This is a predicted structure of a 73-nucleotide RNA (transfer RNA) from a Pirellulaceae bacterium.
RNAcentral records the identical sequence in 2 taxa.

[in-house]
RNA sequence: GCCGAUGUAGCUCAACUGGCAGAGCGAUUCAUUCGUAAUGAAUAGGUUGCGGGUUCAAGUCCCACCAUCGGCU
Numbered sequence: 001g002c003c004g005a006u007g008u009a010g011c012u013c014a015a016c017u018g019g020c021a022g023a024g025c026g027a028u029u030c031a032u033u034c035g036u037a038a039u040g041a042a043u044a045g046g047u048u049g050c051g052g053g054u055u056c057a058a059g060u061c062c063c064a065c066c067a068u069c070g071g072c073u
Stems, first nucleotide, its partner, number of pairs: 001072007010025004019056001027043005049065001051063003
């Protein structure tokens, strides 16, 4: 230099054919307990890597860029 994959909550990952951004773990609060752990309930937490384009509508499709990983040279 060329090709490919991945990028979504603090972490690990979903989101089907473009149509309300979610789960588990973790955090906080409450209940339970003499107390802790465990358990149960609730709450908070997101510019979907960045910038554009297409569309009534984009995490999803297209373009360029960035980061990580792999392959080729």
Overview: It matches the Rfam family "tRNA". It is annotated as a transfer RNA. Rfam links the family to the GO term triplet codon-amino acid adaptor activity. The coordinates come from a structure-prediction model, not an experiment, and the mean pLDDT is 81. Lineage of the source: Bacteria > Pseudomonadati > Planctomycetota > Pirellulales > Pirellulaceae.